Predicted 3D model of a 74-nucleotide RNA (transfer RNA) from Ruminococcaceae bacterium UBA1448.
The organism belongs to Oscillospiraceae, within Bacteria.
It was read from a public genome assembly.
Its Rfam family is "tRNA". Rfam classes the family as a transfer RNA. Rfam links the family to the GO term triplet codon-amino acid adaptor activity. About the family: Transfer RNA (tRNA) molecules are approximately 80 nucleotides in length.
[in-house]
RNA sequence: GUGGGUGUAGCUCAGCUGGUUAGAGUACCUGCUUGACAUGCAGGGGGUCGAUGGUUCAAGUCCAUUUAUCCACA
Numbered sequence: 001g002u003g004g005g006u007g008u009a010g011c012u013c014a015g016c017u018g019g020u021u022a023g024a025g026u027a028c029c030u031g032c033u034u035g036a037c038a039u040g041c042a043g044g045g046g047g048u049c050g051a052u053g054g055u056u057c058a059a060g061u062c063c064a065u066u067u068a069u070c071c072a073c074a
Base pairs, nucleotide, nucleotide: 001073002072003071004070005069006068007067010026011025012024013023019057028044029043030042031041032040050066051065052064053063054062
């Protein structure tokens, strides 16, 4: 340089054929439970979905460019 994969919460990930409010586990915070701790239960905070632009009534999802990283080829 060329081709392909990946990027969504602190971490690991899901998100179907574009359509209701962007979710799960774990971690964190608060409360309940206990003599205390752990476990368990209930609740809560945390996201501009890597970035920019486009298509559309509507984009995490489709298109273009770009960026980080991984793989292959050279």